FMN riboswitch aptamer (RFN element), 152 nucleotides, folded computationally. Rfam family: FMN riboswitch aptamer (RFN element). Gene Ontology term of the family: FMN binding.
């Protein structure tokens, strides 16, 4: 120097307001009234895992004032890939399927990421129909940062 192998740590976020009232209590002869009642429904509100890509961009740092310098820090929810959920086989790890949604415009040589707009998407279970509530989960996990360190 290098990095087989092992360990430890971390590894997901949102219902502001407002409306309707299924239904539940009570009263009531009562096709009636009152009270509560959805983060799920209507109107609105708010969120965005990892890993690449990163317009010749940004910003920041150096030498010395242009450089074919460092590569440090930002910089896609819908471009590519992954991970959770689910289903099917195995059942120790796992294997194989299922896995959402973006288009205008603008600057420019050149946009799938920037700029501006305007859209749309988001597992199972419960329960008044859920991307945001409770659960399953003090689970798992893409991955990330650190320690140790084998052969050579």
């Nucleotide at each position: 120097a290098g990095g087989a192998a092992u360990c430890u740590u971390c590894g997901g976020g949102g219902c502001a307001g407002g409306g309707u009232g299924a239904u539940a209590u009570g009263a009531g002869u009562a096709u009636u009234c009152a009270u509560a009642a959805a983060u799920u429904c209507c109107c609105g509100a708010c969120c965005g895992a990892c890993g690449g890509u990163g317009a010749u961009g940004c910003u920041c740092c150096c030498c010395u004032u242009g450089g074919u310098g460092g590569u440090a820090g930002c910089g896609a929810g819908u471009c590519c890939g992954u991970g959770a959920c689910c289903u099917g086989c195995g059942u120790u790890u796992g294997c194989a399927g299922c896995u959402g949604a973006a288009c205008c415009g603008g600057u420019g040589a050149g946009a799938a990421u920037c700029c501006g707009g305007u859209a749309c998407c988001g597992a199972c279970a419960g329960u008044a129909c859920a991307g945001u509530c409770u659960g399953g989960a003090u689970g798992a996990g893409a991955g990330a940062a650190g320690a140790u360190a084998a052969g050579u």
Annotation:
It was read from a public genome assembly, where an Rfam model found it.